This is a predicted structure of a 73-nucleotide RNA (transfer RNA) from a Candidatus Uhrbacteria bacterium. Its Rfam family is "tRNA". Rfam classes the family as a transfer RNA. Rfam describes the family as follows. Transfer RNA (tRNA) molecules are approximately 80 nucleotides in length. Gene Ontology term of the family: triplet codon-amino acid adaptor activity. The coordinates come from a structure-prediction model, not an experiment, and the mean pLDDT is 82. Taxonomically the source falls in Candidatus Uhriibacteriota (Bacteria, Bacteria candidate phyla).

RNA sequence: GGGCCAGUAGCUUAGCGGCUAAAGCACCGCCCUUAUAAGACGGUGAUCGAUGGUUCGAGUCCAUCCUGGCCCA
Numbered sequence: 001g002g003g004c005c006a007g008u009a010g011c012u013u014a015g016c017g018g019c020u021a022a023a024g025c026a027c028c029g030c031c032c033u034u035a036u037a038a039g040a041c042g043g044u045g046a047u048c049g050a051u052g053g054u055u056c057g058a059g060u061c062c063a064u065c066c067u068g069g070c071c072c073a
Base pairs, nucleotide, nucleotide: 001072002071003070004069005068006067007066010025011024012023013022018056027043028042029041031039049065050064051063052062053061
């Protein structure tokens, strides 16, 4: 330098262009227990890597860039 893949909550991941972006773990509160753990219930936390574009509407499609990984040179 070229090609491919990935980037969404603190972490791991879902998410056919159409409600205020979902789940598990973690965290907080409460219930249960003599107490802890486990378990039940509820809650906080994301403007989806960045900037533009397409569209009535973009996490999703397009372009460029950034970061990480793999391969080629």